[in-house]
RNA sequence: AGAGUAAAGAUGCGUUCGUUAAGUGUUGGCCGAACGGGGAGUUGUCGGCCGAACGAAAAGCCCGCCUGAAAGGCGAGAGCUUGCGGAACGCAUCCUGCAUCCCGCU
Numbered sequence: 001a002g003a004g005u006a007a008a009g010a011u012g013c014g015u016u017c018g019u020u021a022a023g024u025g026u027u028g029g030c031c032g033a034a035c036g037g038g039g040a041g042u043u044g045u046c047g048g049c050c051g052a053a054c055g056a057a058a059a060g061c062c063c064g065c066c067u068g069a070a071a072g073g074c075g076a077g078a079g080c081u082u083g084c085g086g087a088a089c090g091c092a093u094c095c096u097g098c099a100u101c102c103c104g105c106u
Base pairs, nucleotide, nucleotide: 001106002105007096009094010093011092012091013090014089015088016087017085018084019083026052027051028050029049030048031047032046033045037103038102039101040100058082059081060080061079062077063075064074065073066072
């Protein structure tokens, strides 16, 4: 001087959840975990619990009722489809990649 991990991110696909607002994102406190082959390890990362502020995209069909019928109106359910959500998980590809210190490897 160099290599290598866990993992992060982006895109695509699949499954699922929410759309009756949980989740995601921000933030306070407490607790915990992980962090190249070995050891240590942060004010960094991640997770759990308890809080705080903020905050959203629905549409069509189906169904019931009103009506003689139609049109129209009203009501209800996440059943179907299409969307939407910085939603969750899995897979693939790309890309980034030990905070730092010591040792090891080439």